[in-house]
């Protein structure tokens, strides 16, 4: 300088944290689904290294060689022919071909990734321990001979493949000999260098050692010719050197697993020999006993390695397709040969498996080369063209070969580019969708108008990649040369791709758009269908009748020739944390110490330079990435340069730090001396109290035990008490968040032995230290082994209780055990849930052990200091709680441990243990959570305070009887529906005989009983007496016969009726779609907000606290200050007074009249005093006094006055909310359903049905009563289809009657209990009145089902009501009557009101119920009617064990032993060399054969691993199974940990 870091959903009622799961991104050799226009560049068998048909992939050289053959020319011979000529044969020359000898190549190129965890790969070195064909450079040479073998000819065998015998022959094939520049080996000398053996250079002596020719040209000389000879090129031989390629060795790096901890006999080393191109146990003989390993040997699993690729901010993580480097392999296993190079993909031999041919005797083959086939698979292409280019092999060259390579084809497999048109165009068309029915939207989108011509189509033209070699020719150099070679120039020749790219022209918008998504994450919304079904889903989760989540449609959003899905990798994930995490409570500190390895380590000085820092050099291949450029129209792509390559090696420098070496120091550590405190440890001895037991005494009926009991003990004398004794265990008080110890743990006293700590002194050593994987030791209780001991206690066990049960809790007993000795076990909630050590960082206050100071006679108190042990708290830390010099603060060092919950601390394996078991320690599968802390509620068989007819104290009831009424149940054709704990049940219903009525049976109607609109017809229309039928409804007929508006009239319109269509109608469903209304908690005192403050936050504060109140009422205090809805008050009514009004109310006073003996009554006038009606005011506010408490408060108690006193009584008034409370049947209303019926009308029936159960009432059971007679006092209401007076009739219900009254006037209307008098005399009665019979009355079309009332007669149950339960605190309860609504009548004994008479009791808040506030616990939040555990039963899944069974891999021992190398032999065979005239012999070689090794195979025995297995163990999961209720609250026995028993 450049580049560069994003989060979200999901645990909860909500919060914060921990923590997992999931998503958004990028990528891919991909696959699948839907869709698909063009081009460029890439890319394409990832699975079965499974098997392969067919074709091709390695040949070439005649200028190394012989033979043969085709053809051309020349020539010769023969035959035919007169001949030309034709044919055949031979020779020579030229050209071409097949096979063979020979040379080079075939070891490259190409393919694949089996194996391999290794010097295989990467990187850097070494080779003084090596080789290297062809190629380059340099030096020297290339002489003279010989013998064969293929081919060929011929015989034989074989189906074939092929084999074999005889004979001829060439060479650059083969073999001696010569020469020796050189080279090899041995020795000697000199020089130089190094790394131990030594290397290099030079000189000298000796030994051994080479070759091949082919092809051009030619002046002189020789030769008949060939040629010699000269000259050029290519070869050949030796050596040196270079280059290239290769071999070997070394440092470092390179996956998982310790549930693999020990491995190793050629193993480690030496000597000698062999062997190799070369070092080496590479091989062998002998000798020694070594070598490797916790820094992971050995074993198991997996894997080609790298440059790179993908991802990532980076560090990293994953990966190793295409391209490039290396390795390994070539059907499987083994082996060598040839060669410069192989132990050889398209070579050989052997064995095996497989396949093919076969005449059955025997043979042949190897696509992991390019295409292609089958197979398996989700899945991967043409049996293409060309050697034109690049490269390779051969060749002197032309050239040939080349599935290397260059091209084309196929596949949207990927990347990149282009197109599917552009502009205008509003009647915002039609159509679709939605709709609030107005409209909106698709939408300038389309149509329509004007343009353009990319791509595709058609047509014309038409490339680059090509430059060479060779041939021809010109020139230069070399040369004797116009050969040849070489250099340069010119001309022509060579294209698979390809008539392709490109370019030009033509025509026409013409041929070219889909996929996914739309609840949140995540951009994008509505309708319809469906109804926990069908389905969706990445996570959370949608769907049970109004689904933006399913399916379809319209619309929208995102990408686009693609879009989605699936799979995989990285990311997000700081979720393995080096960068960059944690461990008190979330997962996580080892039970504790000692200590090995290791890691880390005080101060000063010096040396060297390993680490470190820095410079230089070499290397870090190319490609790729990045940057700057360039070329294809751009891009992808290709290409030049730079940078980078963070690395390794060599070398120079520096010396701070670390390590190292040397020297020194004392602050760390240790020692010494003097003291101190202590339940530190071990052993021995001793002690008293208590329990139990034994003996003896006293003594008598109980003791013991519990919630209550019982079992148990006791008259055979217990318990109690006194005395004596035995025995074991534990050690009261002291005793203390006091002491000691590493932890576990340690408590009577004394003695002995022994460990540690602390203080003071500052004398000694001189870093001796810290931590500590493994290891060793200690380690509560329980448990185990052996032997003792055994008082108490006490698993198991027995009995008694409790209980539905009670294998428990409680009780009575009671054995192991608890105790001791010796040994094992090795675990605990072994906890401070907090590893050890050191340093640093404000304080206050206790306490234990020392020391010092001051003071004192001496102490105590006090001050200072060190160590230990507590409390509270600063900063800081923490998610919070909390921690806080004893850190959970700030730092350092070391160790241990964690990585979602469950499965599981389990299985298997190992180690330990006598056993129990301990320790180490998984996976499959399953869930989307599990969890920590804190918050608000709710709840508790938690606590505190308070209230309420909640209990208590009282009065009266219900539950028993009869009846009424409602409900359930039963019944029924129907018994319509709703209401169901409180808060349904005399409720909806303030009136079911018909109606009501919604139900049932039967009979009718279909635009309808009712509304609106359109439409058809209509004046004899609407209406309609009346007639027929019928149970009625309905159906059929029908004399008569209209109305309104306009208009002169005709007529038109309306109304009505009628036809048809829209629609009406529904007490059909959903109160869990709703509105409204209501109940309930509850007339309880609560419920909230604004601002501020506190807290990361949910939230808190306020609203809590101290008092007080009926009250969140008020006061005080307070980080709160205020406010709102509730409380209270305001409203109505009752109680007192004043004023006003005065009829229909009143009548005291006054007047008059009538009646009367009178008292007096009645009526009228007058009047408004009183009562009363109505209206307006007044009054009550703790205002006054006293007292008490307290904070000078609020408030409470008492008193006065007053009609009323502390909210005066009553009413109306019901906060935020709860109960998906009730109501779709009051009405309204969304949606769904019915439409000649689920609508409507009618008749009859039902709602009244009766074995029974419950609720609510009435009447009673009697004497405080009943009956008869007399007699007194109300309030509040109603009245016109009404109330009904007087009078009369009837025993009565009632009837007749008709006055008055739309009411302070008249009427219902007699109030009753009470009071007075009389009767009854305790009984089923003179109580009670049910039931039944009969006679009547009333209402009403109609009292049978099914009304009420009256008279007479009848006279049931019932004698005060079990368990249980209800109401009420004063004008209340209780009791007495009166009125009203509904209503024709009535089931009213119900409901709502009114007045009369008129009590008792409340100590008090322990308990029951309900509620309020505070606090506490919580695993609850659908909130305890919560949550939740385990067995059993059923289904599914994965897994362990298991007698065994079946494979795979592998170890060890032995047997057999192919091919082949090596070695021995080689009497058979044998051309080259030697001897020899020859025969023959020799040297050498070789067939054969012996031996070592040796693949496959076999036998035996182990190991590892996989599959399967009757049965069996636990585990997980699964809307409504069984049994209990273990945990969460004190969870009803606090819970939990370890261990043993059941």
């Nucleotide at each position: 300088c450049c580049c560069u870091u994003a989060g979200a959903g999901u645990u909860u009622g909500a919060u914060c944290c921990u923590g997992g799961c999931u998503c958004a991104g990028a990528a891919c050799g991909a696959a699948c689904g839907c869709u698909g226009g063009c081009g460029g560049c890439g890319u394409g068998g990832a699975u079965a290294a499974g098997a392969c048909a067919u074709g091709c992939a390695a040949g070439u050289c005649g200028a190394a060689c012989g033979c043969u053959u085709a053809u051309u020319c020349a020539u010769c011979u023969g035959u035919a022919g007169c001949a030309a000529u034709a044919c055949a044969g031979g020779u020579g020359a030229g050209u071409g071909g097949u096979a063979g000898u020979g040379g080079c190549g075939a070891a490259a190129g190409g393919g694949u990734g089996c194996g391999g965890a290794a010097c295989a790969c990467g990187u850097g070195g070494g080779u003084a321990a090596u080789u290297u064909g062809c190629c380059g450079u340099g030096a020297a040479g290339u002489c003279g001979g010989g013998a064969a073998c293929a081919a060929c000819u011929u015989g034989c065998c074989g189906a074939a493949a092929g084999g074999u015998g005889a004979g001829c022959u060439a060479a650059u094939a083969c073999c001696g000999a010569a020469u020796g520049u050189g080279g090899u080996c041995u020795c000697u000398c000199g020089g130089c260098g190094g790394c131990a053996u030594c290397a290099c250079c030079g000189a000298g002596a000796g030994u051994c050692u080479a070759a091949a020719g082919c092809u051009g040209g030619g002046g002189a000389u020789c030769g008949u010719a060939a040629g010699a000879c000269c000259u050029g090129g290519c070869g050949c031989u030796u050596c040196a050197u270079g280059a290239u390629a290769a071999g070997c060795c070394c440092g470092c790096g390179u996956c998982c697993u310790a549930u693999c901890a020990g491995c190793u006999a050629g193993u480690u080393g030496g000597u000698g020999a062999g062997g190799u191109a070369a070092a080496a146990g590479c091989u062998c003989a002998c000798c020694a006993a070594g070598g490797c390993u916790a820094u992971g040997a050995c074993g198991g699993g997996u894997a080609g390695c790298u440059g790179g690729u993908c991802u990532g901010a980076g560090a990293g993580g994953a990966u190793g397709a295409u391209c490039a480097g290396c390795c390994a392999c070539a059907c499987u296993g083994g082996a060598a040969c040839u060669g410069a190079g192989a132990c050889a993909c398209g070579g050989u031999c052997c064995a095996g498996a497989c396949a093919c041919c076969u005449a059955c005797g025997g043979g042949u083959g190897g696509c992991a080369g390019c295409a292609g086939u089958c197979g398996a698979g989700a899945a991967u292409c043409a049996u293409u063209c060309a050697c034109a280019a690049u490269g390779g092999g051969c060749g002197a060259a032309a050239g040939c070969c080349u599935g290397a390579u260059g091209g084309u084809g196929c596949g949207a497999c990927g990347c990149c580019g282009c197109g599917u048109g552009g502009g205008g165009g509003a009647u915002g068309a039609a159509g679709g969708u939605c709709u609030u029915c107005g409209g909106a939207u698709c939408g300038u989108a389309a149509a329509c108008c004007c343009c353009u011509g990319u791509c595709a189509u058609c047509u014309g033209u038409g490339a680059a990649c090509a430059a060479a070699u060779g041939c021809u020719u010109c020139g230069g150099u070399u040369u004797a040369a116009u050969a040849g070679a070489u250099c340069g120039g010119a001309a022509g020749u060579u294209g698979a791709u390809a008539g392709u790219a490109g370019c030009g022209a033509a025509a026409g918008a013409g041929g070219a758009a889909g996929g996914g998504a739309c609840g949140g994450c995540u951009a994008a919304c509505u309708c319809u269908g469906u109804g926990c079904c069908a389905g969706c889903a990445g996570c959370c989760g949608c769907g049970g009748u109004a689904a933006u989540a399913c399916a379809g449609a319209g619309g929208u959003c995102c990408c686009a020739a693609g879009c989605g899905u699936u799979g995989u990798u990285c990311g997000g994930a700081u979720u393995c944390a080096c960068u960059g995490g944690g461990c008190g409570u979330a997962a996580a500190g080892g039970g504790u110490g000692c200590g090995u390895a290791g890691g880390c380590g005080g101060u000063c000085g010096g040396g060297a330079a390993a680490g470190u820092u820095u410079g230089a050099u070499g290397u870090g291949a190319a490609a790729g990435c990045u940057c700057c450029g360039g070329g294809c129209u751009c891009a992808a792509c290709c290409u030049g340069g730079a940078a980078a390559a963070u690395g390794c090696a060599u070398u120079g420098a520096a010396a701070a730090c670390u390590a190292u070496c040397c020297g020194a120091c004392u602050a760390g550590a240790g020692g010494a001396u003097u003291g101190u405190a202590a339940g530190g440890g071990a052993g021995a001895c001793u002690g008293g109290a208590a329990u139990u037991c034994u003996c003896g005494g006293u003594g008598u009926a109980g003791c013991a035990g519990u919630g209550a009991a019982a079992u148990g003990c006791g008259u055979a004398g217990a318990u109690a008490u006194c005395g004596a004794g035995a025995g074991g265990a534990a050690c009261a008080c002291c005793a203390g968040u006091g002491g000691c110890g590493a932890a576990g743990g340690c408590g009577a006293g004394u003695c002995u032995c022994u460990g540690g700590a602390c203080a003071a002194u500052u004398c000694c050593u001189g870093a001796c230290g810290c931590u500590g994987a493994g290891g060793c030791a200690c380690g509560a209780a329980a448990g185990c082994u052996a032997g003792g001991g055994g008082a108490g206690c006490a698993a198991a066990c027995a009995g008694g209780a409790u209980u539905a049960g009670a294998u428990a809790c409680c009780c009575u007993g009671g054995u192991a055990g608890u105790c001791c000795u010796a040994g094992c076990c090795g675990u605990a909630a072994a906890c401070g849930g907090u590893g050890c050590a050191c340093g640093c960082u404000u304080g206050c206050u206790g306490u234990g052990a020392g020391c010092g100071g001051a003071u004192u006679c001496g102490a105590c108190c006090c001050c200072g200091u060190u160590c230990g042990u507590g409390g509270c708290g600063a900063a800081g830390c923490u998610a919070a709680c909390g921690c806080g010099u004893u850190a959970a603060g700030c730092g350092u060092g070391c160790c241990g441990c964690c990585u979602g919950g469950g499965g599981a601390g389990u299985a298997c394996g190992g180690u330990c243990g006598c056993a129990a078991g301990a320790u180490u320690a998984a996976a499959a599968c399953u869930c989307a959570a599990a969890g920590a802390a804190a918050u608000u509620g709710a709840c508790g068989g938690g606590g505190g305070c308070c209230u309420g007819c909640a209990c208590a104290a009282g009065c009266g009831g219900u539950g028993g009887a009869g009846u009424a009424u409602g409900u359930g149940g039963c019944u029924u054709a129907a018994u319509u529906c709703g209401a169901u704990g409180c808060a349904a049940c005399g409720c909806g219903a303030a009136g079911a005989a018909c109606c009501u009525u919604a139900c049932c049976u039967g009979g009718c109607c279909u635009u309808g009983a009712c509304a609106u609109g359109c439409u058809u017809g209509u004046g004899g229309u609407a209406a309609a007496a009346c007639c027929c039928u019928g149970a009625a409804a309905g159906g059929g007929g029908g004399a008569u016969g209209a109305c309104c508006u306009c208009g002169c009239a005709a007529g038109a319109g309306g109304a009505g009726c009628u036809u048809g269509c829209a629609c009406a109608g529904g007490u059909g469903c959903u109160g869990c779609a709703u509105g409204g209304c209501u109940g309930u908690c509850g007339u309880c005192a609560g419920c909230u907000c604004g601002u501020g403050u506190c807290g990361u936050g949910a939230g808190a504060u306020g609203u809590u606290g101290g008092g007080u109140u009926a009250a969140g009422u008020c006061c005080c205090g307070c980080a709160a200050c205020g406010a709102g809805c509730g409380c209270a008050a305001c409203c109505c009514u009752c109680a007192u007074g004043u004023u006003c009004u005065g009829u229909u109310g009143c009548c005291a006073c006054c007047c008059a009249a009538a009646c009367g003996a009178g008292a007096g009554u009645u009526u009228g006038g007058a009047g408004c005093a009183c009562u009363c009606c109505g209206a307006a005011c007044a009054g009550a506010c703790u205002g006054c006094c006293c007292c008490a408490u307290u904070u000078u408060a609020a408030u409470g108690g008492g008193g006065a006055g007053g009609a009323a006193g502390g909210u005066g009584g009553g009413g109306a008034u019901g906060a935020c909310g709860u109960c998906a409370a009730g109501u779709c049947a009051g009405u309204a209303u969304g949606g769904c359903c019915c439409u000649u019926a689920c609508g409507u009308c009618c008749a009859g029936g039902g709602c009244u049905g009766c074995a029974c159960a419950c609720g609510u009432a009435c009447u009673a059971c009697a004497a405080u009563g009943c009956c008869c007679g007399g007699c007194a006092c109300a309030a509040a209401g109603g009245g016109a289809a009404g109330c009904c007076a007087a009078a009369c009739c009837g025993c009565a219900a009632g009837g007749u009657g008709g006055a008055g009254c739309a009411a302070a006037u008249c009427u219902c209307a007699g109030a009753a209990a009470a009071c007075c008098g009389g009767g009854c005399c305790c009984a089923g009665u003179u109580c009670a009145g049910a039931u039944u019979g009969u006679c009547g009355g009333c209402u009403g079309c109609a009292a049978c089902u099914c009304g009420c009332c009256g008279g007479c007669a009848u006279g049931a149950a019932g004698g005060a009501g079990g368990a249980a339960u209800c109401g009420c605190u004063a004008g209340u309860a209780a009791u007495g009557g009166c009125g009203c609504a509904u209503c024709a009548g009535c089931u009213a004994c119900g409901g709502c009101g009114c007045c009369g008479u008129g009590a008792a009791u409340a100590c008090g808040u322990u308990c029951c119920c309900a509620g309020g506030c505070c606090u506490u616990g919580u695993a609850c939040a659908c909130a305890c009617c919560g949550c939740c555990c385990g067995u059993c039963a059923c289904a599914u899944c994965a897994u362990g064990a298991a007698a065994g069974c079946c494979g795979a891999c592998u170890g060890u021992a032995c047997c057999c032993g192919a091919a082949g190398u090596c070695u021995g032999u080689g009497c058979g065979c044998u051309a080259a060399c030697c001897c020899g005239c020859a025969a023959g012999g020799g040297a050498g070689g070789u067939a054969g054969u012996g031996g070592c090794c040796g693949a496959a195979g076999g036998u035996a025995u182990g190991g590892u691993u996989g599959g399967u297995g009757a049965u069996u163990g636990g585990g997980a999961u699964g809307a409504a199974g069984u049994c209990g209720u273990a945990a969460c609250a004190a969870g009803g026995u606090a819970g939990c940990c370890g261990u043993g028993g059941g």
The RNA shown here (small-subunit ribosomal RNA) has 1542 nucleotides and comes from an uncultured prokaryote.
It matches the Rfam family "Bacterial small subunit ribosomal RNA".
The sequence is in RNAcentral, with records from ENA.
The coordinates come from a structure-prediction model, not an experiment, and the mean pLDDT is 83.